[in-house]
Molecule: Bacterial RNase P class A
Organism: Micavibrio aeruginosavorus
RNA sequence: CCAGACAGCCGGAUGGCCGCUGCCUGCCCCCUUGCGGGGGUGGGGAGAGGAAAGUCCGGGCUCCAGACGAAACGAUGCCGGAUAACGUCCGGCGAGGGCGACCUUAGGGAAAGUGCCACAGAAAACAAACCGCCUGCCCUUACAAAAGGGUCAGGUAAGGGUGAAAAGGUGCGGUAAGAGCGCACCGCGUUUUUGGUAACAAAAACGGCACGGAAAACCCCAUCGGGAGCAAGACCGCAUAGGAACCGCACGUUCCCUUGCAAAAGGGAGCGCCGUUCUUCGUCACGGCACGCAGGUUCGGGUUGGUUGCUUGAGGUGCUUGGCAACAGGCACCCUAGAUGAAUGGUCAUCCCUUAUCGCAAGAUAAGGACAAAACCCGGCUUAUAGGCUGUCUGGCCUU
Repeated sequence: CCAGACAGCCGGAUGGCCGCUGCCUGCCCCCUUGCGGGGGUGGGGAGAGGAAAGUCCGGGCUCCAGACGAAACGAUGCCGGAUAACGUCCGGCGAGGGCGACCUUAGGGAAAGUGCCACAGAAAACAAACCGCCUGCCCUUACAAAAGGGUCAGGUAAGGGUGAAAAGGUGCGGUAAGAGCGCACCGCGUUUUUGGUAACAAAAACGGCACGGAAAACCCCAUCGGGAGCAAGACCGCAUAGGAACCGCACGUUCCCUUGCAAAAGGGAGCGCCGUUCUUCGUCACGGCACGCAGGUUCGGGUUGGUUGCUUGAGGUGCUUGGCAACAGGCACCCUAGAUGAAUGGUCAUCCCUUAUCGCAAGAUAAGGACAAAACCCGGCUUAUAGGCUGUCUGGCCUU
């Protein structure tokens, strides 16, 4: 100097003038049956992001839920850690890619079972003989051997072909020709030792050892999992119809107690049925069991006004301790929108960045400055992004 990898930051700045909105506060005015609302003015303070987006995960918070167990359904899936929690993050291990810095990883199980591997190929998993190789038989040639040809029988899977993948790979020996048939190394399996918290790694011994791939197919295994959501919910005020119909249940039965002359009445318990945890089942618990009612379905009516929830938080910044890190602890300082048809803006000047033109240069002129907008709050993930800056590391070239 060129090319690349990873991480972080900014994303216009300053000043003047005019305007909008909230909060705190002083004064004044208006509307309303009421709850309560609106306006003016003085002072003080503040005012849209790194993604506010997508609504994909996890929670805080609010309400509704009786308990336990099982099934169904869904999610996650190597090891260790962080966190309020997560499907997130950090650090490692394995596998794959890259010269490398680094990147990707839906990473448990294929010997529990079912299904799949198109086309090509002889054959795609208890899977195979198309071309070929060898032996026997027959014919020809040149006596024999050798060589050539043909059918059948037997042996073979080393060579060739097909394919993403073909009965482990390479080499040597052996064989009629071959084959882990034997051997060496690699691979694979079992066991032991060492290192590591572990996932795993290394070494040694034994074994010729094979029925491949794929579960982001079904499935098996382990772990986890109520629902709805600020239009949740709470309060005040106003108004109406304390509405109608339907479903459902043994107005049953046994025993006991009280009252009563008796008939009978009332109450309690058991049996049975119905309902309740918002997928189903079982057990328990609770409620109801008849001119009444637990619960449910449908139709219809009123209010649709105001306040609150609503911003002090798993909060931010700086320093420091522990940790490789994610992060956790300590000390100090700070308060940074709260709207409700929805405010957070406009203009002028100077400066900044980029591009183009002119210019020796200083500089001048012109154009451009991304993605985009809070609505209960927070931790992540994903997506979009003009331009600029910083740090660390890798490869290459040159010079010293």